Model confidence (mean pLDDT): 84 of 100. Predicted 3D model of a 248-nucleotide part of an RNA (large-subunit ribosomal RNA, domain VI) from Ancoracysta twista.
[in-house]
Context: one part of a larger RNA
RNA sequence: UGUUUGAGAAUUGAGGGUUUUUUAUCUUAGUACGAGAGGACUGGAUAGAACAUACCACUGGUGUACCGGUUGUCGCGCCAGCGGCACCGCCGGGUAGCUACGUAUGGAAAAAAUAACCACUGAAGUCAUCUAAGUGGGAAGUUUAACCCAAAAUAAGUUCUUGGGGGGCAGUACAAGAUUAGUACGUUGAUAGGCUCCAGGUUAAAGAUGUGUAAACAUUUUAGCUGAGGAGUACUAAUUGCCCUUCG
Numbered sequence: 001u002g003u004u005u006g007a008g009a010a011u012u013g014a015g016g017g018u019u020u021u022u023u024a025u026c027u028u029a030g031u032a033c034g035a036g037a038g039g040a041c042u043g044g045a046u047a048g049a050a051c052a053u054a055c056c057a058c059u060g061g062u063g064u065a066c067c068g069g070u071u072g073u074c075g076c077g078c079c080a081g082c083g084g085c086a087c088c089g090c091c092g093g094g095u096a097g098c099u100a101c102g103u104a105u106g107g108a109a110a111a112a113a114u115a116a117c118c119a120c121u122g123a124a125g126u127c128a129u130c131u132a133a134g135u136g137g138g139a140a141g142u143u144u145a146a147c148c149c150a151a152a153a154u155a156a157g158u159u160c161u162u163g164g165g166g167g168g169c170a171g172u173a174c175a176a177g178a179u180u181a182g183u184a185c186g187u188u189g190a191u192a193g194g195c196u197c198c199a200g201g202u203u204a205a206a207g208a209u210g211u212g213u214a215a216a217c218a219u220u221u222u223a224g225c226u227g228a229g230g231a232g233u234a235c236u237a238a239u240u241g242c243c244c245u246u247c248g
Stems, first nucleotide, its partner, number of pairs: 001152001006162006015149004021049007033038001051106005059100004066093005071086006110144003117137004165245005171185004191237003194233005200226003207220005
């Protein structure tokens, strides 16, 4: 842009794509078979491997804006307490997010037509012959089936709701994202930040008091601090605006 009236939803499925792998154990059964040695078909049950998809409740990893310990040095006049630099200085942990080594699920069953092949009936050719007429069986393969996309399927489908307005830029953002796009919100507001409370993390702040010659320890103190998480709260910013289009 089209789909011969606008907008918003829900759908059908022509067609296309993806998957389709495999092992072991138990049992049937030490049965059939076989002199024995050995040793099944078939059916049933269970547990895996690799692969694929999704996810982060669990187990872990990462987590350079979180917490703590600690070395050297410089600075804040000194002490104390802090800060800078040294690979995040080094070390111990770790929220969210992202992840695998973690978790969940999957390839099941079935049908149709067939290949090689195995057959039935059966002539040409009084016999025989799976084939010439006719009728069956038969594969991890094919088609269906399962899952996903799908009406530009130009034969452009169907259904529902609704209307005089609709859409965009700019703004606050996001479990959405290269950019676009998508989604949420804009004071009739919880969209983001801030603040309060909580969860989770770290591990017991500073100051003071006490004990000790001192390093230090104890109490105050499950303290203090706390990024991305949850809830609440209009304090801040979503202000004022601008543009396009408007149905036979």